[in-house]
RNA sequence: GGGCGUAUAGCUCAGCGGUAGAGCGUCUCGUUCACAGCGAGAAGGUCGGAGGUUCGAUUCCUCCUGCGCCCA
Numbered sequence: 001g002g003g004c005g006u007a008u009a010g011c012u013c014a015g016c017g018g019u020a021g022a023g024c025g026u027c028u029c030g031u032u033c034a035c036a037g038c039g040a041g042a043a044g045g046u047c048g049g050a051g052g053u054u055c056g057a058u059u060c061c062u063c064c065u066g067c068g069c070c071c072a
Base pairs, nucleotide, nucleotide: 001071002070003069004068005067006066007065010024011023012022013021018055026042027041028040029039030038031037048064049063050062051061052060
């Protein structure tokens, strides 16, 4: 330099066009003498950035940036 993949909650990841979810973690309450575990609930996201398509974009297209893999 060329090609491909990837970027969503603190972490690991779903979500394939219609106002974003799970597990773990965190916090609160209950249970316990207490802790763990268990049960109930809550908080936490400008969906990496910019533009385009569309009535509508996390989702489709283009560019940029970071990361990973392959080729040279």
Predicted 3D model of a 72-nucleotide RNA (transfer RNA) from a Minisyncoccota bacterium. Its mean pLDDT, the model's own confidence on a scale to 100, is 84. Rfam family: tRNA. The family's RNA type in Rfam is transfer RNA.